[in-house]
Context: one part of a larger RNA
RNA sequence: GAGUUGUUAAGGAACUAGGCAAAUUAACCCCGUAACUUCGGGAGAAGGGGUGCCCACGCAAAUGGGCCGCAGUGAAUAGCGUCAGGCGACUGUUUAACAAAAACACAGGUCUCUGCUAAGUCGAAAACGAUGUAUAGGGGCUGACGCCUGCCCGGUGCCGGAAGGUUAAAGGGAGUGGUUAGCGCAAGCGAAGCUACGAACUGAAGCCCCGGUGAACGGCGGCCGUAACAAUAACGGUCCUAAGGUAGCAAAAUUCCUUGUCGGGUAAGUUCCGACCUGCACGAAUGGCGUAACGAUCUGACGACUGUCUCAACAACUCGCCCG
Numbered sequence: 001g002a003g004u005u006g007u008u009a010a011g012g013a014a015c016u017a018g019g020c021a022a023a024u025u026a027a028c029c030c031c032g033u034a035a036c037u038u039c040g041g042g043a044g045a046a047g048g049g050g051u052g053c054c055c056a057c058g059c060a061a062a063u064g065g066g067c068c069g070c071a072g073u074g075a076a077u078a079g080c081g082u083c084a085g086g087c088g089a090c091u092g093u094u095u096a097a098c099a100a101a102a103a104c105a106c107a108g109g110u111c112u113c114u115g116c117u118a119a120g121u122c123g124a125a126a127a128c129g130a131u132g133u134a135u136a137g138g139g140g141c142u143g144a145c146g147c148c149u150g151c152c153c154g155g156u157g158c159c160g161g162a163a164g165g166u167u168a169a170a171g172g173g174a175g176u177g178g179u180u181a182g183c184g185c186a187a188g189c190g191a192a193g194c195u196a197c198g199a200a201c202u203g204a205a206g207c208c209c210c211g212g213u214g215a216a217c218g219g220c221g222g223c224c225g226u227a228a229c230a231a232u233a234a235c236g237g238u239c240c241u242a243a244g245g246u247a248g249c250a251a252a253a254u255u256c257c258u259u260g261u262c263g264g265g266u267a268a269g270u271u272c273c274g275a276c277c278u279g280c281a282c283g284a285a286u287g288g289c290g291u292a293a294c295g296a297u298c299u300g301a302c303g304a305c306u307g308u309c310u311c312a313a314c315a316a317c318u319c320g321c322c323c324g
Stems, first nucleotide, its partner, number of pairs: 001319008010310002014308001019305001027051005036041001038144001052067005068072001080303007087295002092104002108142007120128002145290004150220003155217002157213005164208003170202002175197005182189002221239005248282001249279001260276005
């Protein structure tokens, strides 16, 4: 000097990104216990009091009387609590060795495929699905519960349709070339056969086309004017679109400007809570908004408590250093 442990006057979070760490609390009995709530909870809520030994009565518990100590769950082991908000309903799962979460899963919801030799999985076969049979099985999305889930089918996808257009192999065979019996003085012509090509025409699905479909992929406007102060615009005009964002929520895990503005809390608050709405760039199963309970979750506040700090001190053990 360091580490680990313990104690500390007065103050008590002034420390710090942040009460990180530490301290407080703690067992059992009795009293008592709020908002809210899905009526189960919340709840060990919170907050108080008691606890030893001897005697009596007793099955015991309780009660009464007595005794001692600073101290009686006499040592040790043994919840800190409250308020408000975000997210996720919950128990669960996860990055073996930097992340345990708001991520995954979940019960529930919904769409879609599958009629059994099922769909689907699988390199072949075998097998699974299933010794199941649509109250079953596979896949996608959402994620308890409550209230709900608006408009757009123009593009893409999927489903249905079959009149017309386009279209493969195949069919078809008009016609053309090569070869040569023959003809011709020659140039050349040239049957049949063989051979190499080959037009029209016929020709399915698909695509074009016609419809449907959003808890399919997705999308959900701009400018100008207007009310007897001003401001604002229920109202009107106009352009564009497939249709122009409904309910609900909102400076939000989303808000750039921004520490928006107002209110609350503080002596003082870029965080927090309640509002407002000017939503750069919320929004309805890529779900919207609420929600009791739950959470080693995240955020803010308070009480208690403390060496976190003002500001450091002391003690024990170990290491470092020296001698042997």